[in-house]
């Protein structure tokens, strides 16, 4: 330098006809307990890597850039 894959809440990840942004763990609040552990109920938390384009509508399709992994040279 070129090919391919990946980038989504704090962490690990899901998200296929393009139309609801979600799951587990963690965090916070409350209840049960004398207290802890634990269980239950509820809540907060996201520029979907960045920019542009297509579309009535984009995490999802197209282009460029950045970062990571891998293969080739």
């Nucleotide at each position: 330098g070129g090919g391919c894959c990946c980038g989504u809440g704090g962490c690990g990840c899901a998200g296929u006809u393009g139309g609801g942004a979600g799951c587990g763990c963690g965090u916070c609040u409350g209840a049960a307990u004398g207290g802890c552990a634990u269980u239950c109920a509820g809540a907060a938390g996201g520029u979907c890597a960045g920019g542009g384009g297509u579309u009535c509508g984009a995490a999802u399709c197209c282009c460029c850039u950045c970062g990571g992994g891998u293969c080739c040279a």